Predicted 3D model of RNase P RNA and transfer RNA as a complex of 476 nucleotides. The coordinates come from a structure-prediction model, not an experiment, and the mean pLDDT is 78. It holds a member of the Rfam family "Bacterial RNase P class A". The family's RNA type in Rfam is ribozyme.
């Protein structure tokens, strides 16, 4: 210098005028609110709603089954499918990066088409070899039929059950042997562990798919701030379904009312069940359907796993301590509009320089663009997706020069 | 704001444990029939399965992500 890898930051600035939401003080008020001044008012993703929590209600939030999720190891965290560090595997010369990465030698299932054979100690198409019969040829040999052996070569396929060399055989083959690869078991060493490495033994080889059922381990009740609470206003109820009784006590106006017990029934606990709670047992609990009313206010609501700075611990994620700050709360939804200056970007013209002749860099003039993606709605931690332009750091490879 | 569902030919819809080439009706085109049109008969065309990525030998189907459309809740 060129080509890359990776981490982090930023996301226009400023002035004037007009306007909007919140809040504090002061003043006014018909108590509804109005005016003035001050302070304050979007994001890194506020987004998608994909995860995880807080919070609220479902009486408690319990056991089991079903359904669901997660899935190498260790750590962090309130928690997570997140983050950090490590292992293994894939990619890259490398910096680095990607991985739903437990189990298919537990069971079940699937594999179209092609192919002889697609799942078990499988298969015989082309083939190789041997025997028998027949034919051809002087002969070597060859052709046809049939019986048997074979799993090496060819072929099909995404996939055909280790590789190389040798022994062996009629021909062959883990049939046998050596080495290598891979697998299982046991043991030693290193490591918290995943795992790595070494040694011995085994059988010769175990195929793929679990984002197929499933097995194993762990996690998890459901619904969601339109949750939920309070106030005000308003209205009209109706149809259908609808189970199950005994005994005791207290009071009594003698009609009855109330309270335990046992039994039964219904309903709730947002799949079922156990368990439990509530209600009922001659009264309409409850369920379901139709209809009517409201579309207002307050609260939840923003002080929080909070931001910033410093020190300490840790490789890091993160944690601890101290100091300091208060930083949007709208409700049809405020955070805006116009103009000027600076900055930025784009187009056109032009000048200079460089050039691998494609262009690039810098300057200058004019015109255009308010200027990337977007925008709070209970809050928080992540992930994912969108994002013009700019800034800073670390590292790799190649070339050149000293 | 929150919770769900759908997307396959021009339109309305099928597509069952993943399997060759994704079907049906209406519509469209051509031919026949008719003086001509309709009906009818015959033949045919038309699909990146909403976009992208992954798992798998193989994806409309399974998983992730993005987009569009629709429904429900005070």
């Nucleotide at each position: 210098c060129a080509a890359g890898c990776u981490g982090g930051c930023u996301g226009g600035g400023u002035g004037a005028u007009c306007g909007c939401g919140g809040u504090u003080u002061c003043g006014g008020u018909u108590c509804g609110c109005c005016g003035a001044a001050g302070c304050u008012g979007a994001g890194g993703a506020a987004a998608g709603u994909c995860c995880g929590c807080a919070c609220u209600c479902c009486a408690c939030a319990g056991g089991g089954c079903a359904a669901g999720g997660u899935g190498c190891c260790g750590g962090c965290u309130a928690a997570c499918a997140g983050c950090c560090g490590g292992g293994c595997g894939g990619g890259g010369u490398g910096a680095c990066u990607c991985g739903a990465c437990g189990g298919c030698a537990a069971g079940u299932g699937c594999a179209a088409c092609a192919g002889a054979g697609a799942g078990g100690c499988a298969u015989a198409u082309u083939g190789c070899c041997g025997g028998a019969a027949g034919g051809g040829g002087c002969a070597a040999c060859u052709c046809u039929u049939u019986c048997g052996g074979c799993g090496a070569g060819g072929g099909u396929g995404a996939a055909a059950c280790g590789g190389u060399g040798g022994u062996g055989c009629a021909a062959g083959a883990g049939a046998c042997c050596a080495c290598c690869g891979g697998c299982g078991g046991c043991g030693g060493c290193a490591g918290c562990g995943a795992u790595g490495u070494c040694g011995c033994c085994g059988g010769c080889c175990a195929g793929g798919c679990a984002a197929a059922c499933c097995c194993c381990a762990c996690c998890a009740g459901g619904a969601g701030c339109a949750a939920g609470g309070c106030c005000a206003a308003g209205c009209a109820g109706g149809g259908c379904g609808g189970a199950a009784g005994g005994g005791g006590g207290u009071c009594u106006u003698c009609g009855g009312a109330c309270c335990g017990c046992c039994a039964c029934g219904a309903g709730g606990c947002u799949g079922c069940u156990c368990g439990u709670c509530u209600c009922g047992u001659u009264u309409g609990a409850c369920g379901u359907c139709c209809g009517g009313g409201u579309a207002g206010g307050c609260u939840g609501c923003u002080u929080g796993a909070g931001g910033c700075c410093g020190c300490c611990g840790g490789u890091a994620a993160c944690g601890g301590c101290g100091g300091u700050c208060c930083c949007a709360g709208a409700u049809a939804g405020a955070u805006g509009a116009u103009c000027g200056c600076c900055g930025g970007c784009g187009c056109u013209g032009u000048g200079u320089g460089a050039u691998u002749c494609g262009u690039c860099a810098c300057g200058u003039a004019g015109c255009g663009c308010g200027c990337a993606c977007a925008g709070a709605a209970u809050g928080c931690g992540g992930c994912u997706u969108a994002u013009a332009g700019g800034c800073c750091g670390g590292c790799u490879u190649g070339c050149c020069a000293a | 704001g929150g919770g769900c569902g759908c997307u396959u030919a021009g339109c309305u819809c099928a597509g069952u444990u993943g399997g060759u080439u994704a079907g049906a009706g209406c519509g469209c085109u051509u031919c026949g029939u008719u003086u001509a049109c309709a009906c009818c008969g015959a033949a045919g065309a038309a699909g990146u399965c909403g976009g992208g990525g992954g798992u798998u030998c193989g994806a409309g189907u399974c998983c992730c992500u993005c987009a569009g459309c629709g429904c429900c809740c005070a």